[in-house]
Predicted 3D model of an 88-nucleotide RNA (c-di-GMP-I riboswitch aptamer) from Citrifermentans bremense R1. Its mean pLDDT, the model's own confidence on a scale to 100, is 82. NCBI's taxonomy places the organism under Bacteria, Pseudomonadati, Thermodesulfobacteriota, Desulfuromonadia, Citrifermentans bremense.
RNA sequence: UGCCGAUAAGAGCAAAAUCAGAGUAAUCUGAUGACGCAAAACCCAAGGGUCCAUGAGUGUUAGAUGCUAUGGAUUGCCGGUUACCGAA
Numbered sequence: 001u002g003c004c005g006a007u008a009a010g011a012g013c014a015a016a017a018u019c020a021g022a023g024u025a026a027u028c029u030g031a032u033g034a035c036g037c038a039a040a041a042c043c044c045a046a047g048g049g050u051c052c053a054u055g056a057g058u059g060u061u062a063g064a065u066g067c068u069a070u071g072g073a074u075u076g077c078c079g080g081u082u083a084c085c086g087a088a
Base pairs, nucleotide, nucleotide: 004086005085012037013036017032018031019030020029021028022027035076041081042080043079047078048077049074050073051072052071053070054069056068057067058066059065
């Protein structure tokens, strides 16, 4: 230094729920609160998955629904990038 992740040390983040607010919605912000996290740090113009909205096309007798397009959301879905400490 790399891999790795300890009943180590010093730190950190904050799930659900509730209240208030924003948004058509997915969801987000703040407060309370901790389910958990070795990257639960950053990134949606690395790449994928999932979710929401809108429109049209296609399949279907028609609808539900499946696929596709555009815009948006999610990083605590995978992933990419960077990083504290130093036992085995």